[in-house]
Predicted 3D model of a 110-nucleotide RNA (SAM riboswitch aptamer (S box leader)) from Evansella clarkii. Model confidence (mean pLDDT): 81 of 100. Of the family's consensus pairs, 97% are formed in the model. Its Rfam family is "SAM riboswitch aptamer (S box leader)". Rfam links the family to the GO term regulation of gene expression. The sequence was found by an Rfam model in a public genome assembly. The organism belongs to Evansella, within Bacteria.
RNA sequence: UUCUUAUCAAGAGAGGCGGAGGGACUGACCCUGUGAAGCCUCGGCAACCAGUACGACGGUACACGGUGCCAAUUUCAGAGGAAUAAUAGUAAUUAUUCCAUAGAUGAGAA
Numbered sequence: 001u002u003c004u005u006a007u008c009a010a011g012a013g014a015g016g017c018g019g020a021g022g023g024a025c026u027g028a029c030c031c032u033g034u035g036a037a038g039c040c041u042c043g044g045c046a047a048c049c050a051g052u053a054c055g056a057c058g059g060u061a062c063a064c065g066g067u068g069c070c071a072a073u074u075u076c077a078g079a080g081g082a083a084u085a086a087u088a089g090u091a092a093u094u095a096u097u098c099c100a101u102a103g104a105u106g107a108g109a110a
Base pairs, nucleotide, nucleotide: 001110002109003108004107005106006105007104008103013042014041015040016039017038021031022030023029025078026077027076028075043070044069045068048066049065051062052061053060054059074102080099081098082097083096084095085094086093087092
């Protein structure tokens, strides 16, 4: 990097260095000199993998290990499809919801 699979409405920040960007992409909308990104220290959340204990064998609990995460639903919308409703009268428009797409993270594989 690619493929498979699971999850994505909950949760959790202080300090130091640093200096103007950041929220993947496009648009919108936000955050930011009352200090962005990045790096470091400490803290926390969660429970994917591993581990331990228990089990009514479906799982449950714990949190010392490997990751991950700690503004806003994955910030919102985004090719395409389906359902419902309204307008309308056979072709559409609008709204809502869902699927899908895209992305992120874990685990496995090439």